[in-house]
Molecule: Fluoride riboswitch aptamer (crcB RNA motif)
Organism: Acidobacteriaceae bacterium
C1' cells in the first nucleotide's frame, strides 16, 4: 500500500416515529407478493408448431404503518355516549 479479522460507530428489514429486541449490511443490506401478456435465452423433438423453465418488462388483483412486541401519530370503515 492492499487484503484478511476484529471494535466502535452507522444504517437497512415493501409508506411515519419512539423504545426493546433479532437478523443483515459497511457503500452493501434494502427496494415485497399473486395473476395475465410479451420478450432474449435455454430444454423436449427428425423439423417446425406447440408445451415448459430462467432473466427482464407491462397491466391488473389482495394483505400490512411493525422484521417482531408496546406505545403515539395519520389515513379508512364500523359502533357507542
Nucleotide at each position: 500500500a492492499g487484503a484478511c479479522u476484529g471494535g466502535a460507530a452507522g444504517g437497512u428489514g415493501a409508506c411515519g416515529g419512539a423504545g426493546u429486541u433479532c437478523a443483515c449490511c459497511u457503500u452493501a443490506a434494502c427496494c415485497g407478493c399473486u395473476g395475465u401478456c410479451c420478450u432474449u435465452c435455454u430444454c423436449c423433438u427428425c423439423u417446425u408448431u406447440u408445451g415448459a423453465g430462467c432473466c427482464g418488462g407491462a397491466c391488473a388483483g389482495a394483505u400490512g404503518a411493525u422484521g417482531a412486541c408496546u406505545c403515539c401519530u395519520g389515513a379508512c370503515a364500523g359502533g357507542g355516549a